[in-house]
Parts: sequence; C1' cells; structure tokens
RNA sequence: GGGGCUGUGGCUCAGUGUCAGAGCAUCUGCUUUGCAUGCAGAAGACCCUGCGUUCAAUCCCCAGCAUCUCCA
Repeated sequence: GGGGCUGUGGCUCAGUGUCAGAGCAUCUGCUUUGCAUGCAGAAGACCCUGCGUUCAAUCCCCAGCAUCUCCA
C1' cells in the first nucleotide's frame, strides 16, 4: 500500500426495513439469625461517525474512523 471480518447497555452476544432483546453484572424487595442460592421487580444502549435511498434505516448504498486478520 491492497483485500477481508467486526463495531448494538458495564461485559459477552442475538436481532431484523416499520416495536432494540438475552445472559452475566448493578440496584430494590421477599426468603435467611446472617451470607450465599432462589423468586419478583427496576435502571441502564436513539445500535462507531457522516451522507444518501426509502413513507419509514441499527438493518440497504457510499465515504470515513477504530480493532482484528491475510497478502505484499
């Protein structure tokens, strides 16, 4: 320098053109003498950035940024 993958709550990941979800973690309550476990509930991401297409974009197109990786 060129090619490719990935980018979504604090962490690991789903997801699909029209309502953003799960597990773990956090907080509250119940259970206990207490802790842990268990049960119930709550908060937390406008989805890497910008532009475009569309009635509607996290999703599709383009450009860029970052990580990883392959070639040279």
Molecule: transfer RNA
Organism: Gekko kuhli